The part of an RNA shown here (small-subunit ribosomal RNA, 5' domain) has 473 nucleotides and comes from an uncultured bacterium.
Context: one part of a larger RNA
RNA sequence: GAACGAACGCUGGCGGCAGGCCUAACACAUGCAAGUCGAACGCCCUAGCAAUAGGGAGUGGCAGACGGGUGAGUAACGCGUGGGAAUAUCCCCCUCAGUACGGAAUAGCCCAGGGAAACUUGGAGUAAUACCGUAUACGUCCGUGAGGAGAAAGAUUUAUCGCUGAGGGAUUAGCCCGCGUAGGAUUAGCUAGUUGGUGAGGUAACGGCUCACCAAGGCGACGAUCCUUAGCUGGUCUGAGAGGACGAUCAGCCACACUGGGACUGAGACACGGCCCAGACUCCUACGGGAGGCAGCAGUGGGGAAUAUUGGACAAUGGGCGCAAGCCUGAUCCAGCCAUGCCGCGUGAGUGACGAAGGCCUUAGGGUUGUAAAGCUCUUUUGGCGGGGACGAUAAUGACGGUACCCGCAGAAUAAGCCCCGGCUAACUUCGUGCCAGCAGCCGCGGUAAUACGAAGGGGGCUAGCGUUGUUC
Numbered sequence: 001g002a003a004c005g006a007a008c009g010c011u012g013g014c015g016g017c018a019g020g021c022c023u024a025a026c027a028c029a030u031g032c033a034a035g036u037c038g039a040a041c042g043c044c045c046u047a048g049c050a051a052u053a054g055g056g057a058g059u060g061g062c063a064g065a066c067g068g069g070u071g072a073g074u075a076a077c078g079c080g081u082g083g084g085a086a087u088a089u090c091c092c093c094c095u096c097a098g099u100a101c102g103g104a105a106u107a108g109c110c111c112a113g114g115g116a117a118a119c120u121u122g123g124a125g126u127a128a129u130a131c132c133g134u135a136u137a138c139g140u141c142c143g144u145g146a147g148g149a150g151a152a153a154g155a156u157u158u159a160u161c162g163c164u165g166a167g168g169g170a171u172u173a174g175c176c177c178g179c180g181u182a183g184g185a186u187u188a189g190c191u192a193g194u195u196g197g198u199g200a201g202g203u204a205a206c207g208g209c210u211c212a213c214c215a216a217g218g219c220g221a222c223g224a225u226c227c228u229u230a231g232c233u234g235g236u237c238u239g240a241g242a243g244g245a246c247g248a249u250c251a252g253c254c255a256c257a258c259u260g261g262g263a264c265u266g267a268g269a270c271a272c273g274g275c276c277c278a279g280a281c282u283c284c285u286a287c288g289g290g291a292g293g294c295a296g297c298a299g300u301g302g303g304g305a306a307u308a309u310u311g312g313a314c315a316a317u318g319g320g321c322g323c324a325a326g327c328c329u330g331a332u333c334c335a336g337c338c339a340u341g342c343c344g345c346g347u348g349a350g351u352g353a354c355g356a357a358g359g360c361c362u363u364a365g366g367g368u369u370g371u372a373a374a375g376c377u378c379u380u381u382u383g384g385c386g387g388g389g390a391c392g393a394u395a396a397u398g399a400c401g402g403u404a405c406c407c408g409c410a411g412a413a414u415a416a417g418c419c420c421c422g423g424c425u426a427a428c429u430u431c432g433u434g435c436c437a438g439c440a441g442c443c444g445c446g447g448u449a450a451u452a453c454g455a456a457g458g459g460g461g462c463u464a465g466c467g468u469u470g471u472u473c
Base pairs, nucleotide, nucleotide: 001473002472003471004470006469007468008467009466010465013345014344015343016342017341018340019338020337021303026301027300028299030298031297032296035062036061037060040059041058043056044055045054046053047052069256070255071254078181079180080179081178082177083176084175087173088172092169093168094167095166096165097164098163099162100134101133102132103131110123111122112121113120114119140149141148142147154161155160156159182228183227184226189219190218191217194216195215196214197213198212199211200210201209231253232252233251234250235246236245237244238243258279259278260277261276262275281292282291283290284289309335311334312333313332317331318329319328320327321326348378349377350376351375358369359368360367361366384409385408386407387406388405392400417462418461419460420459421458422443423442424441428457429456430455431454432453438445439444
């Protein structure tokens, strides 16, 4: 000098854009953040004479593995980059073939119980795109072969949406490898599923992934093992560059979801707002037993130098479900708060004296503040008042918003501070103080004439900011 997710002190007019718990991955009151489908199904309630319309719990389907948060862990194929073969892939696109006949249950509801509650037991009975069987098999799978195995679901407004088997594509994901990716040797040896083989199991898939047997290997000063620290990257800051430091916001990947473990369902999870077990904590209880998980958005307590509203809307973009109408969406779009940063604008312009008053200094003559003020002539950014009023939206639909913007009116009106003035370093005098009170980044000032402390006048610098502190280059 530059920079910052900054903080603190003094000060503070407006707008645009951006940013805003870096600390306790501390604990959380309350509300909301994932639902949807009656064009899969039976039933109940309401209105109605009915047709029908609306609502409700439940069975069933799809979605809840996305989106959103955090950075604890991780020094690792975690990430980055470049390759690879032994894989799966809901939804979507293309192609081929099919969608036949039956059956047994069960929730809801009703009856009877248990429980304070959470919830739960028995009985009767019912539907389906829920479940099961038979038939068929262009592909498909098993088998050397003969042969064997395996499917479907219907709905409606009659045009569509579905369903099953198979092939291809696309997308996404899993796996393997080369290279790169902190510090410490005051860590030198580490390793028993360890290293390899055979066989088997397991997986979507290769593989000690797991197991049985066999062999005795494997890694290491080119730093194994151990310890400490840390999410990685695109990038950001600085620098002429090389480099150094960092990894907020935005984007990609990874990991985590009270702590530890586990699986279920599913195309996909070992699943933030799913389940089970254990633990700590909190809450309810009739003491028998139950309920919970903000590192989602707000918000609270706590910690801290320090970081915002318990706001609006689905109008747009996007997502889920649905044929659709639509519903849901704290994703998102907006608004609120904060000079936290960057950028822009303003706080007036012109004229105005051998120069008012006041202040300060003075050699008492004067000098300076100073064209500064007043006065005169103008202007109206911003702000105020009145009127019009969007783009964003394609036919409709606008939270933002009567906002931005435009027009008119009055009126200089509503708007300047902070730091410094010994040298480095731009800027000087007087008074007070008297090694005191104090200053200070370094050198150093202050003990009676202090340009260095405090005040005043004057001056310098930056400016809605200015200084200080911290950190990086």
The coordinates come from a structure-prediction model, not an experiment, and the mean pLDDT is 87. It matches the Rfam family "Bacterial small subunit ribosomal RNA". Gene Ontology terms of the family: ribosome and structural constituent of ribosome. RNAcentral holds the full RNA, with entries from Greengenes and SILVA.